[in-house]
Context: one part of a larger RNA
C1' cells in the first nucleotide's frame, strides 16, 4: 500500500459556511458512454504444460500442438444496473401562512443592592488580621451609628441534570434591529439534496498595540508571618490586568475526550421543557389526564464492547515409521468466557462524503515556508537511543 483502526490504547480539524470533487428520491422516454454477450484482428520470441525427435542418459537442445498473453482496437447484439437526454411526480430539500416558547446577537435608555472615596453630624481606643501573631490602619480622632455627594464593576433571590446558541458562549427591567429552531396546516416549488480537498467566516481565557477608564480583585513586585531553608501556601499593600472603543493574536482537559447526514432495529421503566389534540375541572387566568411531534436528563433489555481459550471438520506444505501419524498454516463450525460502560441523543445495524493513526523518547523539536507588531501560530523530520 492493502487490511485494520479512531469515548478512555496512537488517532474526529474548536466549530460553521462553501469551491472542486465523490454520492445521490419515485416513474416514463430516448440513447448505449460505463456494463454484459458474441465474432474478427492483434496482443514477438524465450519461458510453461503434452506429445514426439537429437546429443550413450539427464540437465540442454529441435520441432509440433495446447496454453499464457487476464490487454487493446473494431464489428455485430442485449438493455437490469450507473451515465446521458427528455418529460412527469411528491414522501427528500425549500417557500408560505398560524399561533405560541427562548439567559440567542447587536445598539440604545433605564435600575438595583453591595463595595470603595470624600464631605457633614453623632461618638472614643481602639480596628484589622490568623491556628496563632506580626506588618498595616488609628488621638492630624479610626473602627462604629448617620445624612448627602461622587465612582467602577456586577447582576443575588427566582435558578432548575430548566432554556436558547453551530461552536466559543449566553442569566436586572425597557425598547429598536438582527438571527435560528420546534409545533400546526399541507397552500407553492419540484431533487432544487449530502459531504466537503483548497478557501472564507467566527472562536473562552490570556497577550499585544492605539486611546479611555480604574471601585473590587489581583500575576510580576514590597513587606509581615512559618520553616532548617520558604524564591510558596497564611497575612498586610499592590503594578499590569480585568472594564469601554477601535484593530491583532487563533489557542485551551476548544470534551459528549464520541466529525456531518440518512434509513432501520428486540424490550421497557420514570422525570423534565416547547409547541398540538382529545377528555375533564374551573366564571376565568388556568390547571389535570391520556396521546402525537420536537428536544433534554436517569435507569435499563436485545446488540455492541474489553480478551480470548479449548476443540472438531476440510484443504495445503513439510517430515517419517508411506497411505496413516506428527509439525506449521489457512478456511469453516463448535463449546465457555467476555469489565468499566453504551444502549432509538448507540459505542446497534447498514449507506454516502471528510479529516485524522501506525511503538516509545528524541519533538510538536530542527530546517524550510506561510501569517502574525510580537508573544507566537499553523506545516513538519531526520541522526540517534530503547
Nucleotide at each position: 500500500c492493502u487490511g485494520g483502526g479512531c469515548c478512555u490504547a496512537a488517532a474526529g480539524c474548536g466549530c460553521c459556511c462553501g469551491u472542486a470533487g465523490c454520492c445521490g428520491g419515485u416513474c416514463a422516454u430516448a440513447u448505449a458512454a460505463g456494463u454484459c454477450u458474441a465474432c474478427u484482428g492483434u496482443g514477438a520470441a524465450a519461458u510453461u504444460u503434452u506429445g514426439a525427435g537429437g546429443c550413450u542418459u539427464a540437465a540442454c537442445u529441435u520441432c509440433a500442438a495446447a496454453g499464457c498473453g487476464u490487454g487493446c482496437a473494431g464489428u455485430a447484439g442485449a438493455u437490469a444496473c450507473u451515465g446521458u437526454u427528455u418529460g412527469a411526480c411528491u414522501a427528500g430539500a425549500g417557500a408560505g401562512c398560524g399561533g405560541g416558547g427562548g439567559a440567542g446577537a447587536u445598539c440604545a435608555g433605564g435600575a438595583g443592592u453591595a463595595c470603595a472615596u470624600c464631605c457633614g453630624g453623632g461618638g472614643u481606643a481602639g480596628g484589622g488580621g490568623u491556628a496563632a501573631a506580626a506588618u498595616c490602619c488609628g488621638u492630624u480622632g479610626a473602627g462604629c451609628c448617620u445624612g448627602g455627594a461622587u465612582g467602577g464593576a456586577c447582576u443575588a433571590u427566582c435558578a432548575g441534570u430548566g432554556g436558547c446558541g453551530a461552536a466559543g458562549g449566553c442569566g436586572c427591567c425597557u425598547g429598536a434591529u438582527c438571527a435560528a429552531a420546534a409545533c400546526g396546516c399541507a397552500u407553492c416549488u419540484g431533487a432544487c439534496g449530502g459531504u466537503g480537498a483548497g478557501g472564507g467566516g467566527c472562536g473562552a481565557a490570556g497577550g499585544c498595540u492605539g486611546g479611555g477608564g480604574g471601585a473590587g480583585c489581583g500575576a510580576a513586585c514590597g513587606g509581615g508571618a512559618u520553616u532548617a531553608g520558604a524564591g510558596a501556601c497564611c497575612c498586610c499593600g499592590g503594578u499590569a490586568g480585568u472594564c469601554c472603543c477601535a484593530g491583532c493574536u487563533g489557542u485551551a482537559a476548544a470534551u459528549u475526550a464520541u466529525g456531518c447526514g440518512g434509513a432501520c432495529u428486540u424490550u421497557g421503566g420514570u422525570g423534565u421543557u416547547g409547541c398540538c389534540g382529545u377528555a375533564g375541572a374551573g366564571u376565568a387566568a388556568u390547571c389535570u389526564a391520556c396521546g402525537g411531534c420536537a428536544g433534554u436528563g436517569c435507569u435499563g433489555u436485545a446488540g455492541c464492547g474489553u480478551a480470548g481459550u479449548a476443540g472438531u471438520u476440510u484443504u495445503u506444505u513439510a517430515g517419517u515409521u508411506u497411505u496413516a501419524c506428527u509439525a506449521a498454516a489457512a478456511a469453516a463450525c463448535u463449546g465457555c468466557g467476555u469489565a468499566a460502560g453504551u444502549g432509538u441523543u448507540a459505542a446497534g445495524u447498514c449507506c454516502g462524503c471528510c479529516g485524522c493513526c501506525u511503538g516509545g523518547g528524541g519533538a510538536g523539536u530542527a530546517c524550510g515556508g506561510u501569517c502574525g507588531c510580537a508573544a507566537g501560530a499553523c506545516u513538519g523530520a531526520a541522526a540517534c537511543u530503547u
Model confidence (mean pLDDT): 81 of 100. The part of an RNA shown here (small-subunit ribosomal RNA, central domain) has 386 nucleotides and comes from a groundwater metagenome. Rfam family: Bacterial small subunit ribosomal RNA.